[in-house]
């Protein structure tokens, strides 16, 4: 000097996935922190009236629905899967606009059942990562000095 791994701290990103309090446990003790359990706030999802919507007939049949930005199309393969595009979505470090650029476009759950939906009921708070280009305008905050 370079590479790799691990830990800690600061800061930022996807996402609802954040924060506070109490109790207990382990540690020689204290403080602090950690783990487990419980509770509050906050954020997010589902179920659930009236009204509204739906509710006609025949045929066919491969039921239907939720979370999520993640839907659809074409080609190859013809088992897995691969390539391209796309509805839609994210990032480039206060906010807005414009230009430019880089990405994602998955997965999974319910179990024959659910439209909307006040009251009410109920569930989740995980997981995974490292961007920092340009221009214009506006607003707010902090520090120092007077």
């Nucleotide at each position: 000097c370079c590479c790799u791994u691990a830990g800690u701290u600061g800061u930022g990103c996807u996402u609802a996935a954040u924060u506070c309090c109490c109790u207990u446990u382990a540690u020689a003790a204290a403080a602090g922190g950690a783990a487990a359990g419980g509770g509050g706030a906050a954020c997010g999802g589902g179920g659930g009236a009236a009204c509204c919507a739906a509710g006609g007939u025949c045929c066919g049949u491969u039921g239907g629905g939720g979370c999520g930005a993640a839907u659809c199309c074409c080609g190859c393969a013809a088992c897995c899967g691969c390539g391209g595009g796309u509805a839609g979505g994210g990032c480039c470090a206060u906010c807005u606009u414009c230009c430019g650029g880089c990405c994602c476009a998955a997965g999974u759950c319910c179990g024959u059942c659910a439209g909307c939906u006040a009251a009410c009921c109920u569930c989740g708070u995980a997981a995974g990562c490292g961007u920092g280009g340009g221009a214009a305008g506006g607003g707010g905050g902090g520090a120092u000095g007077g």

The RNA shown here (c-di-AMP riboswitch aptamer (ydaO/yuaA leader)) has 146 nucleotides and comes from Desulforudis sp.
It matches the Rfam family "c-di-AMP riboswitch aptamer (ydaO/yuaA leader)". Rfam links the family to the GO terms cyclic-di-AMP binding and regulation of gene expression.
The sequence was found by an Rfam model in a public genome assembly.